Background:
This is a predicted structure of a 405-nucleotide RNA (Bacterial RNase P class A) from an uncultured Acidobacteriia bacterium. It matches the Rfam family "Bacterial RNase P class A". It is annotated as a ribozyme. It was read from a public genome assembly, where an Rfam model found it. Model confidence (mean pLDDT): 77 of 100.
[in-house]
RNA sequence: GGCGUCGGAUGGAUAGCCGCUGGUCUGACCCGCUCCGGCGGGGAGGGCGAGAGGAAAGUCCGGUCUCCGAAGAGCAGCGUGCCGGCUAACGGCCGGGGGGGAUCUCUCAUAAGGGAUCUUUACGGAAAGUGCCACAGAAAAUAUACCGCCGUCGCGUCCGCAAGGGCGCGGAGGUAAGGGUGAAAUGGUGCGGUAAAAGCGCACCGCGGACGGAGCAAUCCGGCUGGCAGGGCAAACCCCACGUGGAGCAAGACCAAAUAGGGGAGGAGGGGCUGCUCGCCCCGUUAAACUUCCGGGUAGGUCGCUGGAGCCCCACAGUAAUGUGUGGCCUGGAUGAAUGGCUAUCGCUUUUGUGGCCGCAAGGUUACAGAAGUACAGAAACCGGCUUAUAAUCCGGCGCCUGCC
Repeated sequence: GGCGUCGGAUGGAUAGCCGCUGGUCUGACCCGCUCCGGCGGGGAGGGCGAGAGGAAAGUCCGGUCUCCGAAGAGCAGCGUGCCGGCUAACGGCCGGGGGGGAUCUCUCAUAAGGGAUCUUUACGGAAAGUGCCACAGAAAAUAUACCGCCGUCGCGUCCGCAAGGGCGCGGAGGUAAGGGUGAAAUGGUGCGGUAAAAGCGCACCGCGGACGGAGCAAUCCGGCUGGCAGGGCAAACCCCACGUGGAGCAAGACCAAAUAGGGGAGGAGGGGCUGCUCGCCCCGUUAAACUUCCGGGUAGGUCGCUGGAGCCCCACAGUAAUGUGUGGCCUGGAUGAAUGGCUAUCGCUUUUGUGGCCGCAAGGUUACAGAAGUACAGAAACCGGCUUAUAAUCCGGCGCCUGCC
């Protein structure tokens, strides 16, 4: 310097023009009330200032908040599952332990094991019970004998005077050394032992048990002891421990039109042609038209609604997550739903051409010019996480390759 992997950070800049949504100041004008002094409401336009994200996404988990509701107990269901800590809480985060993987290294070497670095892990119980373990294989779990090995018995054959021996076939046995199957075959290596074998015996390693020590704990270490047991799967049912009431801002609260309908009171009249009189017409005259009041609901509007487990800097405590304290800051709130569009310049990446430099060359590097690209994606009550998407750039850990000293 390059590549891979893991983790973290950033995720375009400036200017001009035209817009959009809140806030604040102003405000032509409009509406209502009026004791005529004003008061209340709306509001075009203008000024100032603000205006998406690391994931605003998926809606997976946990909370705040709201309503229903009374949730005391048990069962079912669902969720979680090594230990300790953090947190409002969590299935999240931090640290530790055990297991797995990669690299390096040590024990002379193999097997096996120890150590270091990085990385990964849903990691309670398989000796409560039930179930499953494809294919292959003799056998997949009360073990078992396919090939092989071993002795023995029978038959055949050969050798031998005989005793007996060799070979082949068969029967009943012994045997888990070796072969073979498999993801997995009933501890591993070695020595002894044996007819051949075998924890059958022994040493080391592994495993179980109780004991002692270290640690808050998970767990680790040590010697002793037991020849060693029923292999795996609980992300199969299940068992154990702990947790869990439900719905969700379209939660929910308030104001409240017209029309229709409900209730109370008044009521023999009410209304139109029409400015007035007459006249005519319509609806009514039992419970009725009409007037008025009340209450519920709808349309619509307001609140909830954004100042908060908030953001930034520093100090302290802590390995860390995180906590505490001082100081500073205000930073989206829409409801067809704002936070944008266009142009120019610059930046970054890729690529092409030309020139310079290095090199024998392949090629590398640099300057200028041109072209293309500049991601994933957008709040909708709010917050903490997880997961997923993401052009390009930067930083760090580890591993590999290469160059120079």